[in-house]
RNA sequence: UCAGCGCAAGGGCAAAGCCACCGAAAAGUGGCGACGCAAAGCUACCGGCCUAAAUGUUCGCAAGAGCACAUGGCAGCGGGGUUGCCGGU
Numbered sequence: 001u002c003a004g005c006g007c008a009a010g011g012g013c014a015a016a017g018c019c020a021c022c023g024a025a026a027a028g029u030g031g032c033g034a035c036g037c038a039a040a041g042c043u044a045c046c047g048g049c050c051u052a053a054a055u056g057u058u059c060g061c062a063a064g065a066g067c068a069c070a071u072g073g074c075a076g077c078g079g080g081g082u083u084g085c086c087g088g089u
């Protein structure tokens, strides 16, 4: 330097749940907490999934309700792109 590895050491992230904030919701952020993770770093490009405020539409006297829809999200669903720590072999 390259390849592969994550058994050992160091270090990293943090599911569910609870509390607070935020949001229409899904989600997100902070704290506690660890189910797991070798890219569980970053990126919505492709597929997938979640939500449906606004909008459209239907019903209704109205209040409201149903349906459609991402312009809102998920990178800890898979693929792609991109960057990268440690050190045992």
Stems, first nucleotide, its partner, number of pairs: 005087002012037002017032005035076001041082003045079003048074003055068005